[in-house]
Context: one part of a larger RNA
RNA sequence: ACCUACGAGUUGCCGUUGCCGGCAAGAUUAAGCGGUAUGAUCCGUGUAGUCGAAGCGAAAGCGAGUCUGAAAAGGGCGCUUAGUCGGCAGUGGCAGACGCGAAACCGAGUGAUCUACCCUUGUCCAGGAUGAAGGUGGGGUAACACCCACUGGAGGUCCGAACCGAUAAGCGUUGAAAAGCUUCCGGAUGAGGUGAGGGUAGGAGUGAAAGGCCAAUCAAACUCGGAGAUAGCUCGUACUCCCCGAAAUGCAUUUAGGUGCAGCCUCGGCUGUUUCCUGUGUGAGGUAGAGCGACUGAUCGGAUGCGAGGGCUUCGCCGCCUAUCAAGUCCGGACAAACUCCGAAUGCUCACAGGUUAAGGCCGGGAGUGAGGGCAUGGGUGCUAAGGUCCGUGCCCGAGAGGAGAAGAAUCCAGACCGCCGGCUAAGGUCCCGGAAUACAGGUUAAGUUAGACUAACGCAGUGUGGUCCCGAAGACAGCUAGGAUGUUGGCUUGGAAGCAGCCAUUCAUUCAAAGAGUGCGUAACAGCUCACUAGUCGAGGGACCGCGCGUGGAUAAUAAUCGGGUAUGAAACCUGUUACCGAAGCCGCGGGAUGCGAAAAGCAUCGGUAGGGGAGCAUUCCAGCAUCGCUGAAGCCCGGGGAUAACCCCUGGUGGAGAUUCUGGAAAAGCAAAUGUAGGU
Numbered sequence: 001a002c003c004u005a006c007g008a009g010u011u012g013c014c015g016u017u018g019c020c021g022g023c024a025a026g027a028u029u030a031a032g033c034g035g036u037a038u039g040a041u042c043c044g045u046g047u048a049g050u051c052g053a054a055g056c057g058a059a060a061g062c063g064a065g066u067c068u069g070a071a072a073a074g075g076g077c078g079c080u081u082a083g084u085c086g087g088c089a090g091u092g093g094c095a096g097a098c099g100c101g102a103a104a105c106c107g108a109g110u111g112a113u114c115u116a117c118c119c120u121u122g123u124c125c126a127g128g129a130u131g132a133a134g135g136u137g138g139g140g141u142a143a144c145a146c147c148c149a150c151u152g153g154a155g156g157u158c159c160g161a162a163c164c165g166a167u168a169a170g171c172g173u174u175g176a177a178a179a180g181c182u183u184c185c186g187g188a189u190g191a192g193g194u195g196a197g198g199g200u201a202g203g204a205g206u207g208a209a210a211g212g213c214c215a216a217u218c219a220a221a222c223u224c225g226g227a228g229a230u231a232g233c234u235c236g237u238a239c240u241c242c243c244c245g246a247a248a249u250g251c252a253u254u255u256a257g258g259u260g261c262a263g264c265c266u267c268g269g270c271u272g273u274u275u276c277c278u279g280u281g282u283g284a285g286g287u288a289g290a291g292c293g294a295c296u297g298a299u300c301g302g303a304u305g306c307g308a309g310g311g312c313u314u315c316g317c318c319g320c321c322u323a324u325c326a327a328g329u330c331c332g333g334a335c336a337a338a339c340u341c342c343g344a345a346u347g348c349u350c351a352c353a354g355g356u357u358a359a360g361g362c363c364g365g366g367a368g369u370g371a372g373g374g375c376a377u378g379g380g381u382g383c384u385a386a387g388g389u390c391c392g393u394g395c396c397c398g399a400g401a402g403g404a405g406a407a408g409a410a411u412c413c414a415g416a417c418c419g420c421c422g423g424c425u426a427a428g429g430u431c432c433c434g435g436a437a438u439a440c441a442g443g444u445u446a447a448g449u450u451a452g453a454c455u456a457a458c459g460c461a462g463u464g465u466g467g468u469c470c471c472g473a474a475g476a477c478a479g480c481u482a483g484g485a486u487g488u489u490g491g492c493u494u495g496g497a498a499g500c501a502g503c504c505a506u507u508c509a510u511u512c513a514a515a516g517a518g519u520g521c522g523u524a525a526c527a528g529c530u531c532a533c534u535a536g537u538c539g540a541g542g543g544a545c546c547g548c549g550c551g552u553g554g555a556u557a558a559u560a561a562u563c564g565g566g567u568a569u570g571a572a573a574c575c576u577g578u579u580a581c582c583g584a585a586g587c588c589g590c591g592g593g594a595u596g597c598g599a600a601a602a603g604c605a606u607c608g609g610u611a612g613g614g615g616a617g618c619a620u621u622c623c624a625g626c627a628u629c630g631c632u633g634a635a636g637c638c639c640g641g642g643g644a645u646a647a648c649c650c651c652u653g654g655u656g657g658a659g660a661u662u663c664u665g666g667a668a669a670a671g672c673a674a675a676u677g678u679a680g681g682u
Stems, first nucleotide, its partner, number of pairs: 001682006011095013026051003032045004055062002065077004098236002101233001105226006116200009125190001127159003130155001134151006163187003168183004202218001205213002239617006249262005263369002265366007274359001276355006283348001289342001290340002296336002300332005307325002309322004372397010402413003417592004422588003428582003431566003437579001439578006450568002458553003462550010479537005485510003490504003516531001520529002593607005618671001620668006628660002636655003640651004
């Protein structure tokens, strides 16, 4: 992992609601007793008790009333009848209460053969080294002290086996081993190692102290018991079909992943258009917008300048001035969620009318939900960030399949009762992959732009198109030829400054077809080249600006690596238009089924669905009743065939070898894929 078996809403009592049945102003017995029975029952008896038939008041009490009250007032609670017993079902409470699951708590016991410490009594420590005190001899002293040699053999002394330990590394890590192996390493006469016997026990022991150890278990051992502890938590919870079908919100909560009440769902009863849509009318309102010489507040430019600052002053006053600030007024402009002189559209209220099989309300039984999410839109917050967060409104996913979007919960189209080798369409598509146009008409793009989700400021004599103005056969624009001069090297400045470093200017004048006191290059300064300007040549359009369309640069990431791919250029790209076709579980057609309404054979409508509510069934085991089948072959098992909307049912044959069971009812240890489910097998 698979297979098989087992595996989870049960039972008792007390409530409550519905259905069925008995009796009914009543209903009903409990224990017990009598009878009865191959089965723990039935028949009778038993009226104790219980519920109901009257309530109100704290009570006395009164009573269809009563309490309050001064009250014949008002008000509260009642009355104008239906209950009760049993069965079944739903659900609540108390019980382990759908099943499995703690970490823990408490009680009574068992443990010191492991290990910690202690007590008693034994035992063990190769060899080597060092050489304390003391002693002896000698020297020495007044005597000591002291010195030398020898002797001696101290020490939590030294080196190092046994023994005890465990520093580093490697190996081992489904091991040889639930702590080992190898090499290195620490102690090794001591606070040493070790044998045997004994002692201390669970909030207790023991601890040279690590929360260590107390039998592979320790921040409280182990065994059994309380015990099915508790678990607002996780997981699991078993056959079928039919009808309806949510919520992820509000308020509260030692509350926030729980719960209560309400909201939304379902079932039963009652009501009977009250619901919904449209139209007309009606009323409330202060949003969008707008406005502000209509308030509150904020604000820009200009004019004026109360007042202030600064300067001058004959500094007491007065006065004069201003690159300063500035009230108010005037002119012009513009702002506001907490501004409003104004002010919609929508939405909402109420009334009436019309439409529609489509709801609405009340009472009662049962729920689930109370983590929501995306998109669009009106806002707050944030960075006019987020697949962010918080509200309002709508849609969708959730609980929604189908088609499109390459793929993809919520984007677009569209809501799946079943069948059909029929038809039409939606979104989206029609060269090939791929169903359908290599369709048609007109334009754009040359960048493979594009067919691609995303990109800017800024740049482009890329190209198409529209507009305005100017020049042009009296010859434009471009090219070519020629000229482009003189006073003069203008003046100043300067080492120099001659058109061209810089400054000044009435940048003037002359000759001219035209030619600047000079457009750029150039020189140290000149020179030189060139331009403006002019003529000639040429012979028809040229130039400037403002828009729009498509394009281009800007443009950087990891496979050649992507438009879904191949690929595509008068397109298979982009824009505009037209006609066809393809395309879904949409719509239509044909056939069939179910549900609701309905008297109905008609007819009409409906039938996606999680949590969840309701309804109808299938199967299993056992029981009762009436029947039935079976050795001429029951159950079970295997192959094959058939039927039904499903759970399922039936049949031939084989195997098997003795029981099986229709129908009508009843009762349940009553259905497995999941629980890291349990056991067995493979």